A computed fold for a 263-nucleotide part of an RNA from an Actinomycetota bacterium, annotated as large-subunit ribosomal RNA, domain VI. Its Rfam family is "Bacterial large subunit ribosomal RNA". Rfam links the family to the GO terms structural constituent of ribosome and ribosome. The prediction has a mean pLDDT of 91.
Context: one part of a larger RNA
RNA sequence: CGCAGGAGGUUUGAGGGGAGCUAUCCCUAGUACGAGAGGACCGGGAUGGACGCACCGCUGGUGUGCCAGUUGUCCUGCCAAGGGCAUGGCUGGUUGGCUACGUGCGGCACGGAUAAGCGCUGAAGGCAUCUAAGUGCGAAGCCGGCCCCAAGAUGAGACCUCCCACCGUUCGCGGAUAAGACCCCUGAGAGAACAUCAGGUAGAUAGGCCGGAGGUGUACGCGCAGCAAUGCGUUGAGCCGACCGGUACUAAUCGGUCGAAGG
Numbered sequence: 001c002g003c004a005g006g007a008g009g010u011u012u013g014a015g016g017g018g019a020g021c022u023a024u025c026c027c028u029a030g031u032a033c034g035a036g037a038g039g040a041c042c043g044g045g046a047u048g049g050a051c052g053c054a055c056c057g058c059u060g061g062u063g064u065g066c067c068a069g070u071u072g073u074c075c076u077g078c079c080a081a082g083g084g085c086a087u088g089g090c091u092g093g094u095u096g097g098c099u100a101c102g103u104g105c106g107g108c109a110c111g112g113a114u115a116a117g118c119g120c121u122g123a124a125g126g127c128a129u130c131u132a133a134g135u136g137c138g139a140a141g142c143c144g145g146c147c148c149c150a151a152g153a154u155g156a157g158a159c160c161u162c163c164c165a166c167c168g169u170u171c172g173c174g175g176a177u178a179a180g181a182c183c184c185c186u187g188a189g190a191g192a193a194c195a196u197c198a199g200g201u202a203g204a205u206a207g208g209c210c211g212g213a214g215g216u217g218u219a220c221g222c223g224c225a226g227c228a229a230u231g232c233g234u235u236g237a238g239c240c241g242a243c244c245g246g247u248a249c250u251a252a253u254c255g256g257u258c259g260a261a262g263g
Stems, first nucleotide, its partner, number of pairs: 001152001005163007015149004021049007033038001051106005059100004066093005071086006110144003117137004164263001166175003180258004184200005205251003208247005214240003221234005
């Protein structure tokens, strides 16, 4: 921009894409077969590998403004307590998120038309013949079936709901509005930008604060014991990112623009 009024939702599926794998073991059965050695078709079941999709409850990984321990050095006048730097100084753990080494699921079944092949009936050609007329089976393959995209499918589809007889006019249009949308702002289940999604005071969208979960692992100070290092008590203390809630304290203020005209 189009989809012959303007909007907000919900959809149909022309068409396109994805998937399609396989092994071992058990039963049937030591049966059929075979002198024996050996050893099935058909059918049923179990467990895997690789691959794919999804997810983070479990097991792990990651963790650079979470917690603790600790070395050297500089600084906060000193003690104590802390801060900076040294790969995040090093070491031990670790919430959310993201993840695989973790977990769940998938390939099927079934229907249709067939290939090679196997047939039925059957002439030409009194027989024979799967073929010439007719007709049946038959593949991981083909068309469906499963999953995803999809009406720019210009062949532009369908359904539901909302807005509608405004002002001017040279009848081309211009203007103000409706439903609705955008700008702007707070953000994240989203994200390169954009978009999408959640919200914008009639509000829990983010921050703060409060509570909880969770992580570290018993803070500082003081007291007690000890010459001291240190230990014990106060104390599962103190501190604490993203998580789950609550609460308008802070910020989403006030506003602006676009948007039908009788189809």